[in-house]
Molecule: transfer RNA
Organism: Candidatus Kaiserbacteria bacterium RIFOXYD1_FULL_47_14
RNA sequence: GCCGUUGUAGCUCAGUUGGUAGAGCACGUGCAUGGUAAGCACGAGGUCGACAGUUCAAUCCUGUCCGACGGCU
Numbered sequence: 001g002c003c004g005u006u007g008u009a010g011c012u013c014a015g016u017u018g019g020u021a022g023a024g025c026a027c028g029u030g031c032a033u034g035g036u037a038a039g040c041a042c043g044a045g046g047u048c049g050a051c052a053g054u055u056c057a058a059u060c061c062u063g064u065c066c067g068a069c070g071g072c073u
Stems, first nucleotide, its partner, number of pairs: 001072007010025004019056001027043005049065005
């Protein structure tokens, strides 16, 4: 330098032939216990990497850039 994969909650990851995003763990509150842990219930937490384009509508499609990983030279 070229090619490919990838970027979503604090962490690990789903997700949608384009229609306002979820799980587990972690966190908070409550229940329960003599108390703690475990358990149960509820809750909070996201400009879906950035900027453009297409579209009535983009996390999803297209382009460029940035980061991570891999391959080739």